Predicted 3D model of a 73-nucleotide RNA (transfer RNA) from Sinocyclocheilus anshuiensis.
The RNAcentral record of the sequence draws on ENA and Ensembl.
Taxonomically the source falls in Sinocyclocheilus (Eukaryota, Euteleostomi, Otomorpha, Cypriniphysae).
It matches the Rfam family "tRNA". Gene Ontology term of the family: triplet codon-amino acid adaptor activity. Rfam's curators write: Transfer RNA (tRNA) molecules are approximately 80 nucleotides in length. It is annotated as a transfer RNA.
The coordinates come from a structure-prediction model, not an experiment, and the mean pLDDT is 82.
RNA sequence: GCCCUAGCAGCUUAGCCUGUAAAGCAUCGGUCUUGUAAUCCGAAGAUCGGAGGUUAAAUCCCUCCCUAGUGCC
Numbered sequence: 001g002c003c004c005u006a007g008c009a010g011c012u013u014a015g016c017c018u019g020u021a022a023a024g025c026a027u028c029g030g031u032c033u034u035g036u037a038a039u040c041c042g043a044a045g046a047u048c049g050g051a052g053g054u055u056a057a058a059u060c061c062c063u064c065c066c067u068a069g070u071g072c073c
Base pairs, nucleotide, nucleotide: 001072002071004069005068006067007066010025011024012023013022027043028042029041030040049065050064051063052062053061
């Protein structure tokens, strides 16, 4: 330098063909306990790596860039 893959909540991951962004753990509140943990119930937390484009509508499609990783030279 070229090709490919990935980037979504504090962490790990879902999200198919453009059609309301979801789960587990963690956090907070409650339940339970003499107390802690576990269990159970509930709540909060994402402008989906950035900037443009297409579209009535983009996490998803296109372009450029950024970050990480494999491969080739």